[in-house]
Molecule: transfer RNA
Organism: Betaproteobacteria bacterium
RNA sequence: GCCGCUUUAGCUCAGUCGGUAGAGCAGCUCCUUCGUAAGGAGAAGGUCGGGAGUUCGAGUCCCCCAAGCGGCACCA
Numbered sequence: 001g002c003c004g005c006u007u008u009a010g011c012u013c014a015g016u017c018g019g020u021a022g023a024g025c026a027g028c029u030c031c032u033u034c035g036u037a038a039g040g041a042g043a044a045g046g047u048c049g050g051g052a053g054u055u056c057g058a059g060u061c062c063c064c065c066a067a068g069c070g071g072c073a074c075c076a
Stems, first nucleotide, its partner, number of pairs: 001072007010025004019056001028042004049065003053061001
């Protein structure tokens, strides 16, 4: 330098043919206990890496950029 993959909640990951984002764990509150742990119940938490475009509508499609991973090339 070229090609491919990944980027979504604090963490690990889903998300169909474009129709407006979910789970588990962690954390929080409550119940239970003399107390802790375990168990049970509940609520909260993200504008989807950044920007632009298409569309009535974008996590999803197109383009640019960034970060990470892998492969190829170069290495006189």